[in-house]
Molecule: c-di-GMP-I riboswitch aptamer
Organism: uncultured Paenibacillaceae bacterium
């Protein structure tokens, strides 16, 4: 220096949940607030889950229902890249 990996010490990151905003909606943003993470940093590569607004279809109907991401989830799994200290 790289790989792996224990135990320290600097720290980092926030789950649900409550408040606001924003979204059609899943969800995303902030504050709080910790359930946990050695990548729970970053990017949607490859699955996989979520939601269905627009569109098709059904329908007497603007009801209801079915179908479908081009949305959204890196804290689902992979890939892929960067990165902190450190015994063996």
């Nucleotide at each position: 220096u790289u790989g792996u990996u224990a135990g320290a010490a600097a720290g980092g990151c926030a789950a649900a949940c409550u408040u606001u905003c924003u979204g059609a909606a899943a969800g995303g943003a902030a504050a709080g607030g910790a359930c946990g993470c050695a990548a729970a940093g970053c990017c949607g590569u490859g699955g996989g889950u979520c939601u269905a607004a627009a569109g098709a279809c059904u329908g007497a109907a603007a009801a209801u229902g079915u179908c479908c991401a081009u949305g959204a989830c890196u804290g689902c799994c992979u890939g892929g890249u960067u990165g902190c200290c450190a015994a063996g």